């Protein structure tokens, strides 16, 4: 100096946060939903599980 392995760290998983877990990526990365030629329309606060908050609707007082 190079290769391999191990460990550690960081980031991401279509709208905020917490815990656990899974997957992907190593910074020119991973990731950035669906339908439609277009105009336009639709769903979801999760990748998954359990919660908190926000938002919408209805009912009651």
């Nucleotide at each position: 100096c190079g290769a391999c392995g191990c460990a550690a760290g960081g980031g991401a998983g279509a709208u905020g946060g917490c815990a656990u877990u899974c997957u992907c990526c190593c910074c020119g990365a991973a990731c950035c939903g669906c339908c439609g030629c277009g105009a336009g329309g639709c769903u979801g606060a999760u990748g998954a599980u359990g919660c908190c908050u926000g938002c919408c609707c209805a009912c009651c007082g």

A computed fold for a 61-nucleotide RNA from a Pseudomonadota bacterium, annotated as Fluoride riboswitch aptamer (crcB RNA motif). It was read from a public genome assembly, where an Rfam model found it. Model confidence (mean pLDDT): 78 of 100.